[in-house]
RNA sequence: CUUAUCAAGAAAGGCUGAGGGAAAUGGCCCUGGGAAGCCUUGACAACCUAUUACGCUAUAGCGUGACAAGGUGCCAACUCCAUCACAUUAACGUGAUAGAUAAG
Numbered sequence: 001c002u003u004a005u006c007a008a009g010a011a012a013g014g015c016u017g018a019g020g021g022a023a024a025u026g027g028c029c030c031u032g033g034g035a036a037g038c039c040u041u042g043a044c045a046a047c048c049u050a051u052u053a054c055g056c057u058a059u060a061g062c063g064u065g066a067c068a069a070g071g072u073g074c075c076a077a078c079u080c081c082a083u084c085a086c087a088u089u090a091a092c093g094u095g096a097u098a099g100a101u102a103a104g
Stems, first nucleotide, its partner, number of pairs: 001104006011041005019030003024083004042075001044073001047071003051066006079098001084095003
């Protein structure tokens, strides 16, 4: 940079000790009944690989499932909410930007 997804899902222990929710602003939250970080274990999920069922097929593969062994990811709140545009009585409104993750 390109493509896809982002309303679902899933925590215990140890070390440590004050912040954290990406950044800015404003909200709203979490947090000494222990934040963030690191380690261990476990779970969740199913993007890629592997395996596998069925269907299709130009016989090279493709599609829909299953599985969870390997590579990632992830385990408060919609990506916590708003910000820009549009719309609205209202809101899990629509889109964009930004961000996150995967594959290339």
SAM riboswitch aptamer (S box leader) from uncultured Flavitalea sp., 104 nucleotides, folded computationally. Lineage of the source: Bacteria > Pseudomonadati > Chitinophagales > Chitinophagaceae > Flavitalea. Rfam family: SAM riboswitch aptamer (S box leader). Gene Ontology term of the family: regulation of gene expression. From the family's description: The SAM riboswitch is found upstream of a number of genes which code for proteins involved in methionine or cysteine biosynthesis in Gram-positive bacteria. Of the family's consensus pairs, 97% are formed in the model. The RNAcentral record of the sequence draws on MGnify.